Transfer RNA from a Candidatus Azambacteria bacterium, 72 nucleotides, folded computationally. It matches the Rfam family "tRNA". From the family's description: Transfer RNA (tRNA) molecules are approximately 80 nucleotides in length. It is annotated as a transfer RNA. The prediction has a mean pLDDT of 83.

């Protein structure tokens, strides 16, 4: 330098333009002497940032960062 993919809860990852979610992990009850396990429940996200499109954007278009990979 030149191409392809990624970017969503603390971690793995779902989410074809219409209310952001699983399982893990945290917390609170319940159970138990106690702890684990089981069982109910709570919290937890400006969806990498900027614009643009649209009544409506995680989602579609631009461009920036940032990570993988391949060419050279």
């Nucleotide at each position: 330098g030149c191409c392809a993919c990624c970017u969503u809860a603390g971690c793995u990852c779902a989410g074809c333009g219409g209310c952001a979610g699983a399982g893990c992990a945290a917390c609170u009850g319940u159970u138990u002497u106690g702890u684990a396990a089981a069982c109910a429940g709570u919290a937890g996200g400006u969806c990498u940032u900027c614009g643009g499109u649209u009544c409506a954007a995680a989602u579609c278009c631009g461009a920036a960062a940032g990570g993988u990979g391949g060419c050279u």